[in-house]
RNA sequence: AGAGUUUGAUCCUGGCUCAGAAUGAACGCUGGCGGCGUGCUUAACACAUGCAAGUCGAACGAGAAAUUUCCCGCUUGCGGGAGAGAGUAAAGUGGCGCACGGGUGAGUAACGCGUGGGUAAUCUACCUCUGAAUCGGGGAUAACAUUGCGAAAGCGAUGCUAAUACCGGAUAAUAUCUUUUAAGCUUCCGCUUAUCAGAUCAAAGGUGGCCUCUACAUGUAAGCUACUGUUUGGAGAUGGGUCCGCGUACCAUUAGCUGGUUGGUGAGGUAACGGCUCACCAAGGCUUCGAUGGUUAGCUGGUCUGAGAGGAUGAUCAGCCACACUGGAACUGACACACGGUCCAGACUCCUACGGGAGGCAGCAGUGAGGAAUUUUGCGCAAUGGGGGAAACCCUGACGCAGCAACGCCGCGUGAGUGAUGAAGGCCUUCGGGUCGUAAAGCUCUGUCAGUAGGGAGGAAAUUGCCCAGUGCUAAUAUCACCGGGCACUGACGGUACCACUGAAGGAAGCACCGGCUAACUCCGUGCCAGCAGCCGCGGUAAUACGGGGGGUGCAAGCGUUAUUCGGAAUUAUUGGGCGUAAAGCGAGUGCAGGCGGUAUUAUAAGUCAGAUGUGAAAGCCCGGGGCUCAACCCCGGAAGUGCAUUUGAAACUGUAAUACUUGAGUAUGGGAGAGGAAAGUGGAAUUCCUGGUGUAGAGGUGAAAUUCGUAGAUAUCAGGAGGAACACCGAUGGCGAAGGCAGCUCUCUGGACAGAUACUGACGCUGAGGCGCGAAGGCGUGGGUAGCGAACAGGAUUAGAUACCCUGGUAGUCCACGCAGUAAACGUUGUUCACUCGGUGUAGCGGAUAUUAAAAUCUGCUGUGCCGCAGCUAAGGCAUUAAGUGUACCGCCUGGGGAGUACGGUCGCAAGACUAAAACUCAAAGGAAUUGACGGGGGCCCGCACAAGCGGUGGAGCAUGUGGUUUAAUUCGACGCAACGCGAAGAACCUUACCUGGGUUUGACAUCCUGUGAAUCUUUGAGAGAUCAAAGAGUGCCUUCGGGGGAACAGAUAGAGAGGUGCUGCAUGGCUGUCGUCAGCUCGUGUCGUGAGAUGUUGGGUUAAGUCCCGCAACGAGCGGAACCCUUGUCGUUAGUUACCAUCGCGUUAUGGCGGGGACUCUAACGAGACUGCCCGGGUUAACCGGGAGGAAGGUGGGGAUGACGUCAAGUCCUCAUGGCCCUUAUGUCCAGGGCUACACACGUGCUACAAUGGUCGGUACCAAAGUGUUGCUAUACCGCGAGGUAAUGCGAAUCACUAAACCAGUUCUUAGUUCGGAUUGGAGUCUGCAACUCGACUCCAUGAAGCCGGAAUCGCUAGUAAUCGUGGAUCAGCAUGCCACGGUGAAUACGUUCCCGGGCCUUGUACACACCGCCCGUCACACCACGAGAGUUGAUUGUACCAGAAGUUGUUGGGCUAACCCUUCGGGGAGGCAGGCACCUAAGGUAUGGCCGAUGAUUGGGGUGAAGUCGUAACAAGGUAACC
Repeated sequence: AGAGUUUGAUCCUGGCUCAGAAUGAACGCUGGCGGCGUGCUUAACACAUGCAAGUCGAACGAGAAAUUUCCCGCUUGCGGGAGAGAGUAAAGUGGCGCACGGGUGAGUAACGCGUGGGUAAUCUACCUCUGAAUCGGGGAUAACAUUGCGAAAGCGAUGCUAAUACCGGAUAAUAUCUUUUAAGCUUCCGCUUAUCAGAUCAAAGGUGGCCUCUACAUGUAAGCUACUGUUUGGAGAUGGGUCCGCGUACCAUUAGCUGGUUGGUGAGGUAACGGCUCACCAAGGCUUCGAUGGUUAGCUGGUCUGAGAGGAUGAUCAGCCACACUGGAACUGACACACGGUCCAGACUCCUACGGGAGGCAGCAGUGAGGAAUUUUGCGCAAUGGGGGAAACCCUGACGCAGCAACGCCGCGUGAGUGAUGAAGGCCUUCGGGUCGUAAAGCUCUGUCAGUAGGGAGGAAAUUGCCCAGUGCUAAUAUCACCGGGCACUGACGGUACCACUGAAGGAAGCACCGGCUAACUCCGUGCCAGCAGCCGCGGUAAUACGGGGGGUGCAAGCGUUAUUCGGAAUUAUUGGGCGUAAAGCGAGUGCAGGCGGUAUUAUAAGUCAGAUGUGAAAGCCCGGGGCUCAACCCCGGAAGUGCAUUUGAAACUGUAAUACUUGAGUAUGGGAGAGGAAAGUGGAAUUCCUGGUGUAGAGGUGAAAUUCGUAGAUAUCAGGAGGAACACCGAUGGCGAAGGCAGCUCUCUGGACAGAUACUGACGCUGAGGCGCGAAGGCGUGGGUAGCGAACAGGAUUAGAUACCCUGGUAGUCCACGCAGUAAACGUUGUUCACUCGGUGUAGCGGAUAUUAAAAUCUGCUGUGCCGCAGCUAAGGCAUUAAGUGUACCGCCUGGGGAGUACGGUCGCAAGACUAAAACUCAAAGGAAUUGACGGGGGCCCGCACAAGCGGUGGAGCAUGUGGUUUAAUUCGACGCAACGCGAAGAACCUUACCUGGGUUUGACAUCCUGUGAAUCUUUGAGAGAUCAAAGAGUGCCUUCGGGGGAACAGAUAGAGAGGUGCUGCAUGGCUGUCGUCAGCUCGUGUCGUGAGAUGUUGGGUUAAGUCCCGCAACGAGCGGAACCCUUGUCGUUAGUUACCAUCGCGUUAUGGCGGGGACUCUAACGAGACUGCCCGGGUUAACCGGGAGGAAGGUGGGGAUGACGUCAAGUCCUCAUGGCCCUUAUGUCCAGGGCUACACACGUGCUACAAUGGUCGGUACCAAAGUGUUGCUAUACCGCGAGGUAAUGCGAAUCACUAAACCAGUUCUUAGUUCGGAUUGGAGUCUGCAACUCGACUCCAUGAAGCCGGAAUCGCUAGUAAUCGUGGAUCAGCAUGCCACGGUGAAUACGUUCCCGGGCCUUGUACACACCGCCCGUCACACCACGAGAGUUGAUUGUACCAGAAGUUGUUGGGCUAACCCUUCGGGGAGGCAGGCACCUAAGGUAUGGCCGAUGAUUGGGGUGAAGUCGUAACAAGGUAACC
């Protein structure tokens, strides 16, 4: 510090996810040691048991027992007494403490906390310093004893007694209060000090010591003395109380709250101010700077994270607060409204004799429950600290320690060195090897930790006691207090840390991951299954992603997972974001508050800046030291703590105050422009309707029609009239207005802007949350109006349907008046204001200058409105003085998509609805701009037998052949739009053959290797359908160093490596092929442009069959294609001349190149020539090229062929071949016989033959090919047969011989008929091939003589030697062609042209497509699941109001009952005071009624979301087929 993920790719926006750190954690696997920390985050749920607050005998009275010693009765034992135990235990009165310490975080949004102040409005026990005092009396009471009630807890009655308990009295101040006077200070309320007078208020003793004084007179008492306590002042310290400034969560879908409420006066109350309480008076107080209400929450120092600013958090430690089963209340006390106190109410638990009682772990342990989850019912007061005490000492679950837990942090170890045969073994392998791996073993060492057995600290110093010395008090050498030295006593942890001994590599390594992010790869298994997954995503038979193995990577006594926080996230943006199109500018104005604000001077000092002081607790963080062997941890010191407060200064800027100014803003004045607004009037054209005339059969409407109107007279046309609405031309990226919007003309009223010139005011300004007015169309209400248009509706069409588009009608509405509504793609998708920043060119309004008679013109200023364009900005497209540039001020708005601008709530509205505005849930995207393609029922240009123009077919018939389907034991398999279907198959009777049935066989029909045997081979017989089996016989070969040897080939035998498979996968592949398409395209290098994908080149203007060529151009070149080169054909030449040829010469023949000869011709087959737009004319850019012409055999690639770019279709083929993987191995291999591939209600494709006279039949003549093929062959010729053919025989391995032509021509006959057309089918007889023609061949003859009379919708081929027509040959092949591939003969018609159909090319355009239109995608319905809303209601929590009732308790009042202290007393009593009790106010729980609010649940219902290939349509994306959208 970034990375992954939207796309075919790109840039951007934007979300999601990851890598880091952390935790009081939990879970999974694993686990050696130590140190230091930490440990119920959930149920403030309930708690058994033990402990957690007591202490003081030096305040007081009283006071045991066990045990033991002695004595007595008397001695077994029991009883009594005395001493010790012991002035002890336990209990009581009294004092102090119990308000600390410890726990928890429920409540609390608050002066609760933090920070800084105030207290002149206050308290403070114990402690310290200091002043004074401590006199003299009284009456009770617990304990105890006796006794009563009760189950108990406990409660009474009578009697006795003490105090530092209680109560009067005296004295008393600088205490308190009242009053007089004065001074100082002050925050001006008051405070402090001094002073005069008056009033009020105290006390308690205890312990030790001593006799100096007095008394008795030993010694003690009074007394003295020391210490301590008590009382009352002052001061301090400490700790509180209270008040104030500032800070302190979320919700406005909480906007108004408040009756002691706000203030005053008086009174009461408190330690103290105060409505704190009460009476009276006034009507205030708080609040958009967020009151009130709701939700959540203890706050802080700090902790985690972060570069920081921030964000999150508030365990442990520390400060504050609150609470103590829940609610209320007070008492005591210095302090409490009190965790281990009291009273009451409630819930719960326990005891009970049923009458009543007891209790409160959020103290430490511990239990149950809850939960993913959190420890021992330990030791000790040795240390530190606390309470009491004079002290010893006691108490202390505070605390110190130990135990449990890898919960965290830190440290250590599990060994080190050497060791290659690279061992064994595992895994992988291309079988060579590689890897685990110096790893192991082996050898040499070391000794941390754990173990054994020894030694052994520090934490301990005090207090106290004793001894010694000193000081003080004193009469005192006493005692006491203080201080110094010495000795003695004290350790839970714990025999712990630590040290040394011994022995031994011995006891000590796991976890996660290995597709990318992200370090780390292979094999096997599995087969969209099982599973994984943080995101993207893996898995459908070759998974580096699942599971296992091997290997590797990372961390390590831990490692992973989960949860949570911060970070990354600049993804809430102060630092540090945005708003034209990605989310985002309010529809637009006015304007209160608020924010901001021109120039100059002066003053001030609130902001601001600087200095100083105080504070910012400690701990923590940071820095520097130090201590544990290091570290974690701990100790010491420093710094920091950005804050707050006080104070001193500065005066630039902001603020405030004052005075000026004119440039911002405004006013006055004279002008011109304008669909600016409101109201009234008025005009013509047109539509419709009405009346009348003319006139006759149609009109209207459409793609075409129909509904409709019309013979009752329409449409058309003329004249007149009625009525409503809208204003052609001018008219314009012209004008005006804030926006919406505004259009005939005239008048009235009225707003604003603009330019000019002067004068005036003097900052009067800008923006603007709320508020207020305006606001298209449509809609609503009331009343009018209604010509045209026209939702709804009706009808007609269209259509599969058509609730639409089209047509005919037509109601609301559109219009007017008055109201409501308040929204639009209300858009420039661009808030308003001001300033600045190159230009060019239009246009509207008003000026100025020049010149001019004037208009026009040129230059120029301001205001508005357009286009182009620089810098700059922008993701880009674009914006660009009218900014989306650079700045300023203010407002509004945004934070992933969907759910949703929806629900609920609220406000507004008559309603429709508007405004405000979520969540659950769900996805990993949604989106912007641009790029390349593809596509379009987009556009332009061009081509093609693509259409058109023609010729001939197919589709109808019969047959042949292929396919589908059906059938079958099998009808083997493949090919399926073009680009499967006379295709693989250039030829299924057996074979082929892969299929079926049956019979055999298992190293096999075929290949290699090992072993051993035998040559091979041939003949015969039997069984059998055959394969095969059995038997018999013949026969011995070749090479060789020659031997009962060895070798090669072959046959059979054995076992295993392995053979074999037309078994599967063409979606694992190679190769080959089809197709777009013989279409003209497809790319690269360098350069340039662009952030980039990419573009340019390759586009443009021409031209071509062509990306062919020319010109131009940020391109210049190049490659694969195109063309050419190649073959063939058309002309000529040269060479050559047999088997081909024969003009001239000769010979011969009935005739024939038959013969001699020739090399002329044809031809053959080799080499050349020729054609190149070369020449001429015209056009064209002086080009490329095009048109015409000449010459030429051929003319513009002459005709034909071969030749097929980058790629597309997961196209076809595993059954040509090759091949990965899988499968079979006595079978899915192999052999054999028979059958099947030839089936047959049917459908389709491709063909043949026909339907006839351009024809058929018959015979005849002449005469005419090319290209091939031939010895297992082609066969002349002759004979036989009607014929297929047969017999005999000849030539030819072929320019020599053979196969070998037909249509045509000239006649004849047929005469338009199912025929002398047509030939299917069937019967009979044959021929040929072949082992064999039954299933299942071809041909011949005789007989038979079907359908069919030119073919519906539709559809195919062909542009010249072509179509059509006529025959011929070949491959395959024993035989079998209407198929296929070739060959020649005869030989046309037509093409105006590119509108349309199909296919293709280039450019351009749109796109929501990229699997690319066979694309994408919307909504209803049906089904399943999920969350949510409504819902008659039901139920719970919480809270308000009104009322009832009201415990305990304080206060007030009463107090007839009771009453020790004081007073009076006649001693009977009375008084003062107090208590019980009563009453009153307040008040908790409770109850009744009625509201608010929040949940849960509810028949039913509503939409939403998600789901595999459901249903119906086709809305959107292309002009999406009616442009889309609001």

Source information: A computed fold for a 1526-nucleotide RNA from an uncultured prokaryote, annotated as small-subunit ribosomal RNA. The coordinates come from a structure-prediction model, not an experiment, and the mean pLDDT is 83. RNAcentral holds the sequence, with entries from ENA.